[in-house]
RNA sequence: AAAUGGAGAGUUUGAUCCUGGCUCAGGAUAAACGCUGGCGGUCUGCGUAACACAUGCAAGUCGAACGAAACUCUUCGGAGUUGAGUGGCGGACGGGUGAGUAACACGUGAGGAUCUGCCUUUAGGACUGGGACAACGAUUAGAAAUGAUCGCUAAUUCCAGAUAUGCCAUCAGUAAAAUGGAGCAAUCCGCCUAAAGAUGAACUCGCGCCCGAUUAGCUAGUUGGUAGGGUAAGAGCCUACCAAGGCAAUGAUCGGUAGCUGGUCUGAGAGGAUGAUCAGCCACACUGGAACUGAGACACGGUCCAGACUCCUACGGGAGGCAGCAGUGAGGAAUUUUCCGCAAUGGGCGCAAGCCUGACGGAGCAAAACCGCGUGCGGGAGGAAAGUUUUAGGACUGUAAACCGCUUUUAUUCAGGAAGAAGAAUUGACGGUACUGAAUGAAUCAGCCUCGGCUAACUCUGUGCCAGCAGCCGCGGUAAGACAGAGGAGGCAAGCGUUAUCCGGAAUGAUUGGGCGUAAAGAGUGCGUAGGUGGUUUGAGAAGUUGAUCGUGAAAGCCCGAAGCUUAACUUCGGAGGCGCGAUCGAAACUCUCAAGCUGGAGCACAGUAGGGGCAACGGGAAUUCCCAAAGGAGCGGUGAAAUGCGUAGAUAUUGGGAAGAACACCGAUGGCGAAAGCACGUUGCUGGGCUGUGACUGACACUGAGGCACGAAAGCUAGGGGAGCAAACAGGAUUAGAUACCCUGGUAGUCCUAGCCGUAAACGAUGAACACUCGGCGCUGGAUUAAUCGACUGAUUCAGUGUCUUAGCUAACGCGUUAAGUGUUCCGCCUGGGGAGUACGUCCGCAAGGAUGAAACUCAAAGGAAUUGACGGGGACCCGCACAAGCGGUGGAGGAUGUGGUUUAAUUCGAUGCAACGCGAAGAACCUUACCAGGGCUUGACAUGCCGCGAAUCUUCCUGAAAAGGAAGAGUGCCCUCGGGAGCGCGGACACAGGUGGUGCAUGGCUGUCGUCAGUUCGUGUCGUGAGAUGUUGGGUUAAGUCCCGCAACGAGCGAAACCCUCGUGCUGAGUUGCCAUCAGGUAAAGCUGGGCACUCUCGGCAGACUGCCGCCGAUAAGGUGGAGGAAGGUGAGGACGACGUCAAGUCAUCAUGCCCCUUACGUCCUGGGCUACACACGUCCUACAAUGCUGCGGACAACGGGCAGCAAGCGAGCGAUCGCAAGCCAAUCCCUUAAGCCGCGGCUCAGUUCAGAUCGUAGGCUGCAACUCGCCUACGUGAAGACGGAAUCGCUAGUAAUCGCAGGUCAGCACUACUGCGGUGAAUACGUUCCCGGGUCUUGUACACACCGCCCGUCACACCAUGGAAGUUGGUUUUACCCGAAGUCGUCACUCUAACCCUGAUGGGAGGAGGACGCCGACGGCAGGGCUGAUGACUGGGGUGAAGUCGUAACAAGGUAGCCGUACCGGAAGGUGCGGCUGGACAACCUCCUUA
Repeated sequence: AAAUGGAGAGUUUGAUCCUGGCUCAGGAUAAACGCUGGCGGUCUGCGUAACACAUGCAAGUCGAACGAAACUCUUCGGAGUUGAGUGGCGGACGGGUGAGUAACACGUGAGGAUCUGCCUUUAGGACUGGGACAACGAUUAGAAAUGAUCGCUAAUUCCAGAUAUGCCAUCAGUAAAAUGGAGCAAUCCGCCUAAAGAUGAACUCGCGCCCGAUUAGCUAGUUGGUAGGGUAAGAGCCUACCAAGGCAAUGAUCGGUAGCUGGUCUGAGAGGAUGAUCAGCCACACUGGAACUGAGACACGGUCCAGACUCCUACGGGAGGCAGCAGUGAGGAAUUUUCCGCAAUGGGCGCAAGCCUGACGGAGCAAAACCGCGUGCGGGAGGAAAGUUUUAGGACUGUAAACCGCUUUUAUUCAGGAAGAAGAAUUGACGGUACUGAAUGAAUCAGCCUCGGCUAACUCUGUGCCAGCAGCCGCGGUAAGACAGAGGAGGCAAGCGUUAUCCGGAAUGAUUGGGCGUAAAGAGUGCGUAGGUGGUUUGAGAAGUUGAUCGUGAAAGCCCGAAGCUUAACUUCGGAGGCGCGAUCGAAACUCUCAAGCUGGAGCACAGUAGGGGCAACGGGAAUUCCCAAAGGAGCGGUGAAAUGCGUAGAUAUUGGGAAGAACACCGAUGGCGAAAGCACGUUGCUGGGCUGUGACUGACACUGAGGCACGAAAGCUAGGGGAGCAAACAGGAUUAGAUACCCUGGUAGUCCUAGCCGUAAACGAUGAACACUCGGCGCUGGAUUAAUCGACUGAUUCAGUGUCUUAGCUAACGCGUUAAGUGUUCCGCCUGGGGAGUACGUCCGCAAGGAUGAAACUCAAAGGAAUUGACGGGGACCCGCACAAGCGGUGGAGGAUGUGGUUUAAUUCGAUGCAACGCGAAGAACCUUACCAGGGCUUGACAUGCCGCGAAUCUUCCUGAAAAGGAAGAGUGCCCUCGGGAGCGCGGACACAGGUGGUGCAUGGCUGUCGUCAGUUCGUGUCGUGAGAUGUUGGGUUAAGUCCCGCAACGAGCGAAACCCUCGUGCUGAGUUGCCAUCAGGUAAAGCUGGGCACUCUCGGCAGACUGCCGCCGAUAAGGUGGAGGAAGGUGAGGACGACGUCAAGUCAUCAUGCCCCUUACGUCCUGGGCUACACACGUCCUACAAUGCUGCGGACAACGGGCAGCAAGCGAGCGAUCGCAAGCCAAUCCCUUAAGCCGCGGCUCAGUUCAGAUCGUAGGCUGCAACUCGCCUACGUGAAGACGGAAUCGCUAGUAAUCGCAGGUCAGCACUACUGCGGUGAAUACGUUCCCGGGUCUUGUACACACCGCCCGUCACACCAUGGAAGUUGGUUUUACCCGAAGUCGUCACUCUAACCCUGAUGGGAGGAGGACGCCGACGGCAGGGCUGAUGACUGGGGUGAAGUCGUAACAAGGUAGCCGUACCGGAAGGUGCGGCUGGACAACCUCCUUA
C1' cells in the first nucleotide's frame, strides 16, 4: 500500500434538430452444432425424465465380551486359523439429488426453558444375589422366502437388593455398576455415578428475503386466559372450560414461480442477472402414512402398512427400490470407464496387528474451458514456372518457392531415473511417470471465418428480383466490391465460426441519473381521511445522526505482497477488505419527542366595497307562428338555376284584435363573477365566496392529499307536463355516373319545466396544487392612501385581479418570460416505440346507452414533434405572354395529296408517340436506294491488313442461266531494276481475321428537342441560426430584363439579360466591270448599241449616325416615365445568329463513334422478282373549291432571291400541246433559265351544281430511263363525283405583320409551285382592358406531398395465411367443503388369554410388572356429493393482423373542393352523413382591441 476509473455507431427525412424504439461493436458460459485438429499442464463433464433400471461393488468391525462347532498342528498339556450365532460399537457420518418448500427454510444478530454417545478434566464407586434366550440337538410346515414346537447353554445379555457427593422447595421418598477382558507382571483397555468442558443438536425472537390487487378481506385451536396432559425443553403442542379476540392497503388471504447462502458473471460505480463445480445450511431417498430402536432418525443401501410398477412362483405365496460408483435403456441439441489402489488424506471397528472404505488418491474418454509450447531460423531475384488480372506496357501471389547454410523445442529410438514416506526399518496405485543424457533428421504437425456501411480487408468470372444472402440498414430485374466460384487481402489461430442465454452499451424504469404546453404523459373540478412535508425562541431527552472502543461478519473466493511447480494457468503463506448486525461509553448543530413561549403563516372580529356567483317568486316589451276580422286580387316562396310546397275554397304583402311558447337586441368590452362545468330583460326575498382598510383577538391551528365524498356542458334515459320557433330520423324536390350528402320544401323525437338517472367532451392555457425569489414598458377592472382643489377631473404610491410586449434564464424548435414553460422547496397524479386497443376477459357502477379499471398473442422498423428547402392548392397579392378579350383568316363538313394508327400480307423494313410523334428521319422507294419477303448462289468472303504461289494489267467474242454465276476461245506481254527482284493489278491457297441497318439511347460520346430568349441560377468572404439553412437575391420604385436607382448585415463576384457579330433602313467616302448613262459626240426601226464618263442607280469595302444626348412635366434631388424638337431612324429602330443552373433515365446504337452481349457455309455477302405504293376504317398536316371582291377570252405594265457544262439554252423550224429537230451564246453583275402573277383596260357569263368546282374514268400522245404492269411525270380531246362556306370543338396572327399573289432553289436520269427552304408583289383590321381560360415569374400562406397533386390516402366487399375472443359442450390438472370407509401405528381404556426373575403366601395361589387380544380417539390410501382456480379441445361465430399489380366509392391532407376534429344520438353498401354542445390543433377577407416604432 492493499487502488486505478465512465468512448460509441447504424437506422424515420429531399435535407435538419429532437423525441423514440429496433440493431451492432465488449465480456461471460457446466454449453451445443458446422469445418478443422500436433503436444503438455490445470480443471470440468445428464442443465432434459425426482423416468425405469440388468450386473458388480459402495458399512462394517471386534475371538482382548460369550458359548459351541469345523479345520490344522501338537511335546497330547494345549496352541493356531475360520466365523454362523449371542453381545458391544458403528449402520443418524461419509456419498447423491434439488422434487417439495415464499417458510424462522435460509442469511445475519441476539435470547433462554434444553439434550448431547465417542473425546478431555475432576471426584467417587463397582457389594450381595438371581433368571433367561439364540447358537446347538430333536420333531415339523413350506416351491421358496421364512418359520413352528420341545429340550440344553455362556457372557461386557437381562433382573432384584444394598450403598449415595445426584434428583426432589422441604420432609418423606427415589435412581448405579461388568471388577469384566488382556498380560508372568508392571500395567493397559473397559463398567457405574456426579460435576464441568468441548463438540453436536433442539427451540424462540429482531431485521433481510420474487411476481400478481383482473387475488380484498382472512381466521374457529382461530387470539388470549385458567387447569390438566405432553416434551430433552418454552408454547394451543394437545384436552376441558371461559372470554371474543387475532391478521390485513406498511398488502393479510389466495394464485404463480423458486432450494437459501458464501459466492459467480457483468458493470466506472450504484446496480442487474445468477446460485454448475468448491464450501455452509435445509429438504428428499419409488409414492403416501407411521412409529420402533437409539446419545442422535421418524432413518438412501432399517422396520410396519397402503398404492403404482418390475421380477420369482409349485398360484398357496413371496422379493425389490442406483437422486452412492461404474454401467444400460429412454428422453434430448447435449454430458465419460461396468478402470487401478487404499501408497497418501480422512472415516468405522479393534489394545493392536489389521479389516472395511466407488469417501478419497489416481489413471482412461471429451479442444468442454483456462494456461503454456510447437509446426522452423538465416541467406536467396533470371523477381523462375504456374495461377489471377491487365490500359497488353505491366502488376499481384512474392523472399514466398526452388537452392545454400544452421538449429533440434517437438517427434522417433536407446540409456539413466525421482520427490510425493510420516517414525529407525518395511510400505508407491499413479509409474519406468515427471525429469536428465545421447543419436537421427526440417525432419511428424494449419486451419477457420470474413472482405457494401457499421467493421480491418477488392478484383475477375458465372447468375439475371432467378438461384440465393441478410445482425440492422438492405443486396439480386445483363457490366453485383452484398448471391456462387476463383485469385488476392484482413482477422484469429489448434482452433475458428454459428446458435442459445446473462450483464453491458440502455440515462431505454433515471437513488447516483429521465420526463409530462405541441413528441408518450397533469386526473373535468373541488372538499377532505390516512400518509408525507412543515414558521420562530428557549430548556430537557437522545429515536434518527455522529465519535471512540468491543464482539461478530466460517473457510475458500476477490484485492495487495511474497513463495512453489522451467513460465503461466494452478497451488501455498501472510495481509487487507467484508461498506452489515449487536453491545458499551460520549456529543447535541440538524431532524425528531416533551415542556414553555412568540407573531410574520393561517384564522377571527369590526368597517367598507364591486359583481351575468347560486336558489325561489313576481313582472316586462320587441320578434316569430297560429286564430279571428278588414281590405286586396295572382301569384307567393325558394335557388347557382329550378322544382317539390302554399294560393281564386282568396295565399303572399298590408291593417286591427287575440292566443301560445321560447329567447332576452342596444348597453357589451382580451369587461365582471364562480372550484370547474358555467353565469346576461327588470324587481323582491334567501344565500355562498372574493377584495380593501383597521385591530389591544387565537397562537402554527398550515400545505398537499392514496382511498373516499360532492359538483360536473351537450347528447341520452325514466315519469309527468309543455310545445311558438328550430330540428337528428323520416318524406318529397333538385344536383349527380350514383347522391342513403352538401341545396330546397316539409317534419317527429328532442330542445323548455318539475323530479330522478347518466358522469362523459379538443371538460384546453392541450400547462396539477401551495409557498418563496428573480429587469422593465404600456393598457383594463375593483379598493385604499396621498398632493392640489370647495368639489369633480388629474398626478403619485400601494393591494388584489385581468391583458400585451420584452431582459436575464429556459426550450429540440416553436415559444414561455413576476398569471413562467425561469430559480428552488413540499405533496399528489401520470408516461416508457407504433399497431393490435382503450379492444378482449374478469370485476364494480348504470334502467339502458354505456362508463371505470384494463391485458396478451401476433405484427412493423419505424410511428412521432418542431423547424428548413422545394413542389402543389378548386389559398392570397403583384406582374408578364396573340393567354384571354378586340379583330382578320382558317381547321373540323367535300374531293384530292401526304404522314400516322389499325387491319391485311410471304413482306407490307426500321425508328419518331401529349404539348415537344403524325408533308417527322426521307433535300425526292419503278431497278438501285433497301435495311423487309420469296427463290437462286458464295464461304478468308462484296470491303481492310499480313503470308505463300501463279499470272502483266487489261480487252474482245461465244455457250448455259431470270440474273448472280459457271464454262470456253482469242487478243495483249507494259513500268522500275544493282538482273536477285520490286511496285501496282488480277487469280488461287491456308490462317489470323473481315462483316452485321443484329440487341441494349435504361451502359455511353457527340448532336438535338423542350420548359424558354422565361429572368433567372450561383459563388467567395462576412453575419444570423445547435442545424438543415437564411442573408446577399427580400423591401420601396422602375424596366423587356436580378434593367437600373434608393434603402438594408451585408460587401463583392461568376453564368445568364444587355452589349459585342450578321442582314435591312440614312448619309459620307474609296473603287468603277460584266453594273449605270446626267452631260458631250456617234448611231439605230428601236436599244448604254459605240466613243466617253463614274455625276446618279447599283456593287464591293471603310466610316458616320441614336446616347433619353436636348427641352417641358411627373417622380424622391434618383432610376425612370411621358410629351415635344431635331432626325432616314427614338427610347431594345426591324429581323437573325446567340439558349444560364438545370428538368424530362426526353430523342437518336438506322448519320457517325463506342462498352458489353449475340451471329460466323450466316443475323455476313451477291443476284432476280416482289414489298415499303395493300385498304372496311380512324386521326393529323396541307392543296383545290363551293364562286360575281368571281370565272373566262383578248390586250397591257412592274420584281427579287437564286441556278447553269453528262448543264442552262436564245433564235429558227415542226406540232393544238406536252415536246421534238437544228443551233448562237454562256463555267456567268456579260449568255440562258426569265413571259412573274395577282394587277390594269376591254368583252362575255347573271346566281344555276352554273362558262363555279375539278375528282374519276376513257382514248390518243410526249419525256426520262436497261425497264414506267404492280408503281413515274406531262399533253390533248372527251367524261364532269362530292361540294352551295361546314356540329361539338379548335388553330395562326399586333405591321410591311395577317391575308393574298406568283417566282427561285435543293434533292434529282425521271418524278413535288399540294412538301420544304428562300424571294419578292399587293397589303389590312383590332387591342376597352386583365374579371375569366392556358403557360410563366416574384412575394406570402397551408400541407399528412418530396417518384413532389398524374402526390398522398380511408373504409366495406372478394381471396390466401396467421394469432386471438365468444360458444351448446367434451376432457384433464389442481385446490377445497361435508360425509362414508378406517390399514399400519402411537396414546388411552378394558381386564379376556398368557406370563421365568421381584413381593406376599396358608405353597394352591395372589400381587406388581410384561406380552397378546378387544374396544375407543386420531389416522394414509380409497369412496360419494358440491364448489373454486386453471389447461386442452369444440359445430358455429366476432373482430384483428399480414399479403407487387382484385371490386366499390373519395372520407382525410390545400379553404381537399360542405373547414376539420372531440363527446353524444340517430341513420346509411362503405368510407361516412346529419342534429345538439364544445375546441382551433381552420385558410382567406374585413373590423375592433392591444403592442412596437416615429